Predicted 3D model of RNase P RNA and transfer RNA as a complex of 377 nucleotides. The coordinates come from a structure-prediction model, not an experiment, and the mean pLDDT is 78. Rfam match: Bacterial RNase P class A. About the family: Ribonuclease P (RNase P) is a ubiquitous endoribonuclease, found in archaea, bacteria and eukarya as well as chloroplasts and mitochondria. Rfam classes the family as a ribozyme.
RNA sequence: CCAGAUCUCCGGGCUGCCACGCACUAAGCGACGAAUGUCGUGGAGCGAGGAAAGUCCGGGCUUCGCCGACACACCCCAGCAGGUAAUGCCUGCCCGCCGCGAGGCGAGCCACGGCAACAGAGACGAGCCGUCCCAGUCGGACGGGUGAAACGGGCGACAGGGUGGGGGAAGCAACCGCAAGAAGUGCCCUGUGACCUGUGUCGGGGAGGGCUUUGGUGGCGGGCAAGGAGGCGCCUAACGACAGGCGUCCAAGAGGAAUGGCAGCCCUCGACAGAACCCGGCUUACAGGGGAUCUGGUCUC
RNA sequence: GCCCUUGUAGCUCAGCUGGUAGAGCAGCGGUUUUGUAAACCGAAGGUCGGCGGUUCGAUCCCGUCCGGGGGCACCA
Numbered sequence: 001c002c003a004g005a006u007c008u009c010c011g012g013g014c015u016g017c018c019a020c021g022c023a024c025u026a027a028g029c030g031a032c033g034a035a036u037g038u039c040g041u042g043g044a045g046c047g048a049g050g051a052a053a054g055u056c057c058g059g060g061c062u063u064c065g066c067c068g069a070c071a072c073a074c075c076c077c078a079g080c081a082g083g084u085a086a087u088g089c090c091u092g093c094c095c096g097c098c099g100c101g102a103g104g105c106g107a108g109c110c111a112c113g114g115c116a117a118c119a120g121a122g123a124c125g126a127g128c129c130g131u132c133c134c135a136g137u138c139g140g141a142c143g144g145g146u147g148a149a150a151c152g153g154g155c156g157a158c159a160g161g162g163u164g165g166g167g168g169a170a171g172c173a174a175c176c177g178c179a180a181g182a183a184g185u186g187c188c189c190u191g192u193g194a195c196c197u198g199u200g201u202c203g204g205g206g207a208g209g210g211c212u213u214u215g216g217u218g219g220c221g222g223g224c225a226a227g228g229a230g231g232c233g234c235c236u237a238a239c240g241a242c243a244g245g246c247g248u249c250c251a252a253g254a255g256g257a258a259u260g261g262c263a264g265c266c267c268u269c270g271a272c273a274g275a276a277c278c279c280g281g282c283u284u285a286c287a288g289g290g291g292a293u294c295u296g297g298u299c300u301c
Numbered sequence: 302g303c304c305c306u307u308g309u310a311g312c313u314c315a316g317c318u319g320g321u322a323g324a325g326c327a328g329c330g331g332u333u334u335u336g337u338a339a340a341c342c343g344a345a346g347g348u349c350g351g352c353g354g355u356u357c358g359a360u361c362c363c364g365u366c367c368g369g370g371g372g373c374a375c376c377a
Base pairs, nucleotide, nucleotide: 001297002296003295004294005293006292007291008290009289010288012266013265014264015263016262017261018260020047021046022045024043025042028041029040030039031038032037049272053283054282056281057280058279059278060277061171062170063169064168068202069201070200071199072198074167075166076165077164078163079093080092081091082090083089094108095106096105097104098103109162110161113158114155115154124152128144129143130142131141132140133139175222176221177220178219184213186211187210188209189208195205196204214377215376216375217374228250230249231248232247233246234245235244236243267270302373303372304371305370306369307368308367311326312325313324314323320357329343330342331341332340350366351365352364353363354362
């Protein structure tokens, strides 16, 4: 220098003006009101992501009249060991496959059944042709064609079974409180126990439960955001995931739903893409750029 | 926002435990007819929504992405 591997960081910047959302400002101003206040205006503050996405896994949280016990069914997981709140996630090691290599991938429990189209003598109980050994049979050795595979095995990401482990269900349109309005109809089940989120039994609760059509409301507050299994740095222990300690940083938050526009300057000329209860993962999309470590090759000293 | 379901020929659908995917209708060519329809004969038409994996081999098994459809407020 070229080609690659792994990990990690960033993802236009600055200034000015205008616009939008949120909460603050009674000790800014104005209006309204009896008043806590409401509205307008001003001020200062904050305002999307590494994936906010797909909703594929796992949790928190909430409800199901206490979802209580046992059994069955159903679903999921599967080398060994560990980490975590938990997982199908992560880490280490073994084994297998791929790569010259750095490295990458793995849905990798047990046993019994079963499957292998076409081609081929034969597809899992074997055995065709030829040559040789042998006097010959039996038997043995070598070679041949078909095929993914020819007696040695292959397939569970094939069905059923077993072992070990895990799982109650539904989801913030969950759910809780307040306010307003309204009208019921038809059918089914039901103290001979319906119903209580798979089924059965026991225990407990238990008087309405379900469908249909019709009528009314379409508001407010909480859940819901100063957050948390949170980020970064250092130290300790560990191969590592991670754990412990110390320091430091972090104020989006609506309810038809806010992040935009214009101007100037600069650069490498800007991709994928927009929060909606909150987290941890995985997967997918992504212009381009930076850093660290390592591998293979070439050249020079 | 959440939940469920689905994708095979132009349309509507089959395809059983993996072995080269079919049916009906439509469309095309021919026969028949003066001509058309009907009838009869024949052929064509598919990356099985895309990609990847397991396997000798995938519509089928697994993962992921894409597209279509449906449902979910409260009170009486």